A computed fold for a 55-nucleotide RNA from an Acidobacteriota bacterium, annotated as nadA riboswitch. Lineage of the source: Bacteria > Pseudomonadati > Acidobacteriota. Its mean pLDDT, the model's own confidence on a scale to 100, is 85. The model forms 100% of the base pairs in the Rfam consensus.
RNA sequence: GGCUUCAACAUCCCCGUCGGUUGGGUACCUAUGGUGCAGUGAACCGACUGGAGUC
Numbered sequence: 001g002g003c004u005u006c007a008a009c010a011u012c013c014c015c016g017u018c019g020g021u022u023g024g025g026u027a028c029c030u031a032u033g034g035u036g037c038a039g040u041g042a043a044c045c046g047a048c049u050g051g052a053g054u055c
Stems, first nucleotide, its partner, number of pairs: 001055007013041001014039001016048007023040001025037005
């Protein structure tokens, strides 16, 4: 360095970080749609941090 796998750290548990996609929630609007908001306890994608295994 490649691949596989995991999240100790957390004001009960779960939750490593950032960005994005689809869907959900919610507020508003010119309303079968659009714009915004958020620990969205839904799924997924990319990159990264830190472990373990393997080449």